[in-house]
Context: one part of a larger RNA
RNA sequence: CCUUUGUUAAGGAACUCGGCAAAAUGACCCCGUAACUUCGGGAGAAGGGGUGCCAGAGAAGGAUAGAUUGAACAAUCGAAAGAUCAUCUGGCCGCAGUGAAUAGGCCCAAGCGACUGUUUACCAAAAACAUAAGUCUCUGCUAAGUCGAAAGACGAAGUAUAGGGGCUGACACCUGCCCGGUGCUGGAAGGUUAAGGGGAAGGCUUAGCGUAAGCGAAGGCUAGAACUUAAGCCCCAGUAAACGGCGGCCGUAACUAUAACGGUCCUAAGGUAGCGAAAUUCCUUGUCGGGUAAGUUCCGACCCGCACGAAAGGUGUAACGACUUGGGCACUGUCUCAACAAAGGAUCCG
Numbered sequence: 001c002c003u004u005u006g007u008u009a010a011g012g013a014a015c016u017c018g019g020c021a022a023a024a025u026g027a028c029c030c031c032g033u034a035a036c037u038u039c040g041g042g043a044g045a046a047g048g049g050g051u052g053c054c055a056g057a058g059a060a061g062g063a064u065a066g067a068u069u070g071a072a073c074a075a076u077c078g079a080a081a082g083a084u085c086a087u088c089u090g091g092c093c094g095c096a097g098u099g100a101a102u103a104g105g106c107c108c109a110a111g112c113g114a115c116u117g118u119u120u121a122c123c124a125a126a127a128a129c130a131u132a133a134g135u136c137u138c139u140g141c142u143a144a145g146u147c148g149a150a151a152g153a154c155g156a157a158g159u160a161u162a163g164g165g166g167c168u169g170a171c172a173c174c175u176g177c178c179c180g181g182u183g184c185u186g187g188a189a190g191g192u193u194a195a196g197g198g199g200a201a202g203g204c205u206u207a208g209c210g211u212a213a214g215c216g217a218a219g220g221c222u223a224g225a226a227c228u229u230a231a232g233c234c235c236c237a238g239u240a241a242a243c244g245g246c247g248g249c250c251g252u253a254a255c256u257a258u259a260a261c262g263g264u265c266c267u268a269a270g271g272u273a274g275c276g277a278a279a280u281u282c283c284u285u286g287u288c289g290g291g292u293a294a295g296u297u298c299c300g301a302c303c304c305g306c307a308c309g310a311a312a313g314g315u316g317u318a319a320c321g322a323c324u325u326g327g328g329c330a331c332u333g334u335c336u337c338a339a340c341a342a343a344g345g346a347u348c349c350g
Base pairs, nucleotide, nucleotide: 001345002344003343004342005341006340007339008338010336011335014334019331027051028050029049030048031047036041038170052092053091054090055089056088057087066077067076068075069074093097105329106328107327108326109325110324111323112321113320117129118128133168134167135166136165137164138163139162145154146153147152171316172315173314174313176246177245178244181243182242183239184238185237186236187235190234191233192232196228197227202222203221204220205219208215209214247265248264249263250262251261274308275305286302287301288300289299290298
């Protein structure tokens, strides 16, 4: 010097990103216990007191002898003595009596997630995942869906109070407007539309005709028009707890300011309730209030929401959390500011 541990005057978080670490609390009995609340909780809330040994007193309860009833099993009542013990009284000792060891720190406020649970085996345990619950959708059984060239299997030895998929995520109060686009569902009049069916012109060939140019039957080869024809698409409706979306400019009130009001353009419709500088606010340490002597954090408000908003749910919420944030009490070597001691190392000397 390092590691581990112990103690420390006065102060007591001044340390620090942050009380990280440490200290403190701690068992049992008694008293007492708030807001809030889903009436279960919160709660071991908080906050107090007691605890050793000796002597004396000692109720109640339990057990038992026994008694009564009863056919039986059994039921009811119930001493004395002793033990145990709540409690009470007196005394004794120490600094200290759960005398060592083991054994919650607590409170206030806010955010997020309802909760117990799950997770990155080996840097993340969380506000992430799941969850009960809500809702949409598919599926009538040889179910939908999934695995598999198939056989077959799962679903399920189930049957719509069932099974698959999507989203939200207890509970309470709620969940607004838009179907123009995309998707899905339904419709079938019209348009478009494949193969197939269909087979018309046209072309090649040549018996024949013609002086020639040329025309050209039948057959064969080629060619392929009209017409017919499904789903789909176009089209017409519905549907947002489907994917998604939810405006701009100008003017106006008898101080000023502001604009209940009016005008105009555009749109499928122009953001409702609630919340709001927020896990969302750039400007921003917004402004005001609270807390501090002093507060970029925190809490309560305001609302010009750069760029909240209603199941990618909105707003609340008791309980819960090795979650996050702010404050306080207690406590302390975290610190002012370091000191001493012990054990084990390292190093040096022998």